A computed fold for a 408-nucleotide RNA from a Pseudomonadota bacterium, annotated as Bacterial RNase P class A. NCBI's taxonomy places the organism under Bacteria, Pseudomonadati, Pseudomonadota. Its mean pLDDT, the model's own confidence on a scale to 100, is 78. The sequence was found by an Rfam model in a public genome assembly. Its Rfam family is "Bacterial RNase P class A". Its family is annotated with ribonuclease P activity, tRNA processing and dimeric ribonuclease P complex in the Gene Ontology.
RNA sequence: GAAGCAGAACAAACGAUCGCCGGGCCGUAAAUGGCCGGGAGGAAAGUCCGAACACCGCAGGGCAGGGUGCUCCAUAACGUGGAGUCAUGGCAACAUGAAGGAAAGUGCAACAGAAAGUAGACCGCCCCGCACUCAAUUCGCCUUCCGGUAUAAACCGGGAGGUGACGUGAGUGCGGGGUAAGGGUGAAACGGUGCGGUAAGAGCGCACCAGUUCUCCGGGUGACCGGGGAAGCUUGGUAAACCCCACCCGGUGCAAGACCAAAUAGGGAAGUGCUAAGGGCUGCCCGCCCAUACUUCCGGGUAGGUCGCAUGAGAUGCCGGGCAACCGGUGUCCUAGAUGAAUGAUCGUUGUCUCUGUGUGGGUAACUGCGCAGGGAAACAGAAUUCGGCUUACGGUCUGCUUCGACC
Numbered sequence: 001g002a003a004g005c006a007g008a009a010c011a012a013a014c015g016a017u018c019g020c021c022g023g024g025c026c027g028u029a030a031a032u033g034g035c036c037g038g039g040a041g042g043a044a045a046g047u048c049c050g051a052a053c054a055c056c057g058c059a060g061g062g063c064a065g066g067g068u069g070c071u072c073c074a075u076a077a078c079g080u081g082g083a084g085u086c087a088u089g090g091c092a093a094c095a096u097g098a099a100g101g102a103a104a105g106u107g108c109a110a111c112a113g114a115a116a117g118u119a120g121a122c123c124g125c126c127c128c129g130c131a132c133u134c135a136a137u138u139c140g141c142c143u144u145c146c147g148g149u150a151u152a153a154a155c156c157g158g159g160a161g162g163u164g165a166c167g168u169g170a171g172u173g174c175g176g177g178g179u180a181a182g183g184g185u186g187a188a189a190c191g192g193u194g195c196g197g198u199a200a201g202a203g204c205g206c207a208c209c210a211g212u213u214c215u216c217c218g219g220g221u222g223a224c225c226g227g228g229g230a231a232g233c234u235u236g237g238u239a240a241a242c243c244c245c246a247c248c249c250g251g252u253g254c255a256a257g258a259c260c261a262a263a264u265a266g267g268g269a270a271g272u273g274c275u276a277a278g279g280g281c282u283g284c285c286c287g288c289c290c291a292u293a294c295u296u297c298c299g300g301g302u303a304g305g306u307c308g309c310a311u312g313a314g315a316u317g318c319c320g321g322g323c324a325a326c327c328g329g330u331g332u333c334c335u336a337g338a339u340g341a342a343u344g345a346u347c348g349u350u351g352u353c354u355c356u357g358u359g360u361g362g363g364u365a366a367c368u369g370c371g372c373a374g375g376g377a378a379a380c381a382g383a384a385u386u387c388g389g390c391u392u393a394c395g396g397u398c399u400g401c402u403u404c405g406a407c408c
Stems, first nucleotide, its partner, number of pairs: 001404008010395001012350007020039002023036004041380001045391002048389005053253004060286004065249005070084005085099001086097004100244002105242002107238002122183002124179012138165011191209006210234001212231008257307004267298006278290004314333008352377011
C1' cells in the first nucleotide's frame, strides 16, 4: 500500500424566525392569552418467535395438532443470547450448521449395471462330462526302402509314409458345478494394502490400517479429547422422507376490554329443549357448566364520548461477582401519546466525505501528514398497547485481527 475478517458508537451540531401536538403552572364566568419543560428509529420495517396485559373457561383429562433437538450456562420466556465440543467451507483471521435415532418398521435413489443392502454373475478364473481338431509317445496293421544271407519265399532288425486303438497334452463348442479375488457399469457395489493358502478364489488364515462392540487409564461439570487392550472379521446412503425417542405448548387479541350518554320497538314470527337436543370450554372424545335457554328469519335504533394510553421484566453512572451473556448493590433520571392521524419549514455557521488548485512538513526508502481557497455530496427510512429477540435495508468514521506485495 492492497484485499479481507470481526466489532463499537454515530445517524449530523448550534443559532434565529415562523408553524403544529401534548403536559404543568398562572389567568378568565368560559375563552383569547402568558410562562416552563417535552415531542419519531437503529431498524420505527417484516409480522417471523416469545411474553406482559385483557376477556372466555367455576375444570380439567385424553387424542389429534404444533414446536424444539450436541453440552453447559443466562433469561419472565423464546425457535433467543453467551461460552464450548464436533462437522463443513476458507491459506488464515473467521463463518455456517435442519448437530438425537438408519440394528423398531415403511419408503426413496433417474439412467447405466448381473446386482443398489439378509444383493448379485455380463466378461472372466477353476473343476467334471461329452463331441471335434492338432501334437507327441507306446502297440497293432498296410505300403515301400535298406541290412542280416546264400536265390525267391520265409524269418529278424532299422528308416520313411499312411491308418487304427489305449492313455497324455493343448485348443474349440455344449452341458453341469464352484467362485466373487481380476475387469466392466455407476455418484456409490457388502472394509483397504501385503503375504500365505486354494482346483481357482474368498478374512479362509496372518501382519498392519480404518470401522464396530466391549473394557481399562488420564483430562474435562459435560458434549468430547488423548492413550491401551480384547473379540468378531465388517452391519452402505437418505429422517430439510414417513416414522421412533426426549422435552415443551389453553384460545382470542388494544379493531382486546371497561365505563358513560343518547336513541329505538326492554319488537315480532317459527322451531327445539328444560330427562339435556342446543350453547360454552380450540379441532375431536370424555367430563363439567348455562336454563324465560338456544337456533333461524323479518324489522328498528346507535355507530358519539371517556378510559385503556405509557413509571416500565425502564434507562443510566459507579462498585462487586462472572471468560462472557448476565446477576447483585447503590445513586441519578422521567425521555411522544396523535386519532384522518402532531413531532415541520426557511436561513446562517460549523462538522463529515470527496474533487481541484496551492503552500508547507515527516521518512534512509516504500510512502505519507497538515494548512488555505473554491466546487460538490450526504444512505435506509415515519411511532399507534408495550417489552425481549430474530430477519431484512443502508451512509461515513473509528478499533482490533488475517493474508499478500513493495522498501529499508